[in-house]
């Protein structure tokens, strides 16, 4: 230089074009003499852009990142 996958909370994983879910961590308050555990509650994300469509995490096209075949 080409080809192929992937890209969603701080971290791992969901999500038939129709309400972004859940666990773990963090807050915050109750439990406790204090910690720990538990319960309750809250906060947190679609990599960037553009099309397509009444509507995109999903469909396409470009960039940009990883990872991985080939020369």
């Nucleotide at each position: 230089g080409g080809g192929g996958a992937c890209g969603u909370a701080g971290u791992u994983u969901a999500a038939u074009g129709g309400c972004a879910a859940a666990a773990c961590a963090c807050u915050a308050c109750a439990u406790u003499c204090g910690c720990a555990u538990u319960g309750u509650a809250g906060a947190a994300a679609u990599a960037g852009g553009a099309g397509u469509u009444c509507g995109a995490u999903u469909c396409u096209c470009c960039u940009c990142g990883u990872c991985u075949c080939c020369a």